[in-house]
């Protein structure tokens, strides 16, 4: 030093190929069930996507830089 891959609620991932105002499990909060507690059933909260910038009507998704993790080379 060069290549790939990967950062999305509090954890773990999908969603990018093919842009169109983010979903899925766990976890939490309330109710409802129980003596009660766990399961279980309903309802709800929480993220603008790793930081800039740019193209567009619109960007998590496309380019460009930076940053950090892993993985292959030298």
């Nucleotide at each position: 030093c060069g290549g790939g891959g990967g950062g999305u609620g509090g954890c773990g991932c999908a969603g990018u190929c093919c842009g169109g105002u983010a979903g899925c499990g766990c976890g939490c909060u309330g109710c409802g069930u129980u003596c009660g507690g766990g399961a279980c059933g309903c309802a709800g909260a929480g993220g603008c996507c790793a930081g800039g910038g740019g193209u567009u009507c619109g960007a998590a998704u496309c380019c460009c830089c930076u940053u950090c993790c892993c993985c292959c080379g030298a």
A computed fold for a 74-nucleotide RNA from a Phycisphaerae bacterium, annotated as transfer RNA. The prediction has a mean pLDDT of 80. It matches the Rfam family "tRNA". About the family: Transfer RNA (tRNA) molecules are approximately 80 nucleotides in length. Its family is annotated with triplet codon-amino acid adaptor activity in the Gene Ontology.